This is a predicted structure of a 71-nucleotide RNA (c-di-GMP-I riboswitch aptamer) from a soil metagenome. The model forms 100% of the base pairs in the Rfam consensus.
[in-house]
RNA sequence: GACAAGGGCAAACCUCUCGCGAGAGGGGGACGCAAAGCCACGGGACUCUCCGAGUCAGCCGGGUCGCCGAA
Numbered sequence: 001g002a003c004a005a006g007g008g009c010a011a012a013c014c015u016c017u018c019g020c021g022a023g024a025g026g027g028g029g030a031c032g033c034a035a036a037g038c039c040a041c042g043g044g045a046c047u048c049u050c051c052g053a054g055u056c057a058g059c060c061g062g063g064u065c066g067c068c069g070a071a
Stems, first nucleotide, its partner, number of pairs: 001068001008033002013028006031058001037064003041061003044056005
């Protein structure tokens, strides 16, 4: 960050498995995404058996690594 090229990811929904749950993983599927790669550090949302333990990175910020590339 360009109506470029090569590639990448994959929401909803269906399905199988795991989890009390939020949700997660596999397969199918594409709404979208230039970090929709990774990390729960700050905020936020959410769950449970709520002094605690968890989930969400496709809610925002931050950190970190990284593909292509013209004017």
The RNAcentral record of the sequence draws on MGnify.
Rfam family: c-di-GMP-I riboswitch aptamer. Gene Ontology term of the family: cyclic-di-GMP binding. Rfam's curators write: GEMM was predicted in a large-scale screen for bacterial structured RNA regulatory elements.